[in-house]
RNA sequence: GCGGUGGUGGUGUAGGGGUUAUCACUUAACCUUGCCAAGGUUAGAACUCGGGUUCGAUUCCCGGCCACCGCA
Numbered sequence: 001g002c003g004g005u006g007g008u009g010g011u012g013u014a015g016g017g018g019u020u021a022u023c024a025c026u027u028a029a030c031c032u033u034g035c036c037a038a039g040g041u042u043a044g045a046a047c048u049c050g051g052g053u054u055c056g057a058u059u060c061c062c063g064g065c066c067a068c069c070g071c072a
Stems, first nucleotide, its partner, number of pairs: 001071007010025003018055001027043005048064005
């Protein structure tokens, strides 16, 4: 340099045009217990950036950035 895959809460992830954006861990409050641990309930927190298509984009298209893999 060329090609491919990926970027989603604090972390790891699912989803791939109209969702309340999924689940687990984590965080906060409360319940349970004589206390701790474990468990339960509720709440908080996310679509990498710019442009395009569309009535509507996290999702499709183009470009940038970053990470990984392959080729040279």
Predicted 3D model of a 72-nucleotide RNA (transfer RNA) from a Candidatus Methanomethylophilaceae archaeon. It was read from a public genome assembly. Its Rfam family is "tRNA".